[in-house]
Formats: sequence, structure tokens, C1' cells
RNA sequence: AGCUCAUCGAGAGGGACUGAGGGAACGGCCCGUUGAAGUCCCGGCAACCGCCGCGAACCCCCCGUCGAACCUGACGGUCGCGGAAACGGUGCUAAUUCCGGCCUGAGGCGAGAUACGCCACGGGGAAGAUGAGAA
Repeated sequence: AGCUCAUCGAGAGGGACUGAGGGAACGGCCCGUUGAAGUCCCGGCAACCGCCGCGAACCCCCCGUCGAACCUGACGGUCGCGGAAACGGUGCUAAUUCCGGCCUGAGGCGAGAUACGCCACGGGGAAGAUGAGAA
């Protein structure tokens, strides 16, 4: 890199160095010399994993820890709810993942019909991001 699963309307910025780009790509629309991206420092947010408590499931096999060791036993693994966040592993800290594209539903506007154009909305995808997992 690719695969699987979950989440993506909430939340959270200052300083130093530096100096023109950035918001993944494309289209739009924004942000930016009142300082972009990047590097460093110090904060903050959140709660995915991990941790703690309660409950449920499983308790055939397998794996881990502990005890025992002849047979074997207890707890954990999975799911749900709640909690802490300080010394764990990540992540995030403009705008819904900034919006859109593909499919679909039901509307409004245009002189306006099932056609055409535009506008706003719902559902599902695609793509992407983050975490966890497997090989």
C1' cells in the first nucleotide's frame, strides 16, 4: 500500500522561526502578508484502543493470565451501559468530511408538461479521514 469493522451535524489555539500558499484530487466556494503550508515549544478537545465498575452472552474448540498438576479449575476474550482521563498508544484543534459529483425519493421556481434549466431538502453509494483488527 491493499482487506475487514466502527465513526465522521458536537468539541478544542497561543507563541517562536520562516515567508506564499492552503482547504486530499476535480468543480465550486472559502481561508491566507491583520501571515498560508512547514518545523519547534506550551496548551486544549475528544474518548477509538487500553484502564475501572455493572450487566448479558459464551463457557465445544482455540488463545491469554493465575492456581494446580493424573484428570482439571477460576478469571478473561464477545456485546451493552456507565466512569476516570493523571504517567499509557493514537487522533484532532476554520467552515457538516466546507459543499457538490453517482443512484434514488418528494418539493419549489421559470410562460412551464412526465421534457429542459435552476434552487433547496431526505435516503443510499463513491471517494477520503481517524481508530481497531486480521493475514
SAM riboswitch aptamer (S box leader) from a metagenome, 135 nucleotides, folded computationally. Model confidence (mean pLDDT): 80 of 100. Of the family's consensus pairs, 97% are formed in the model.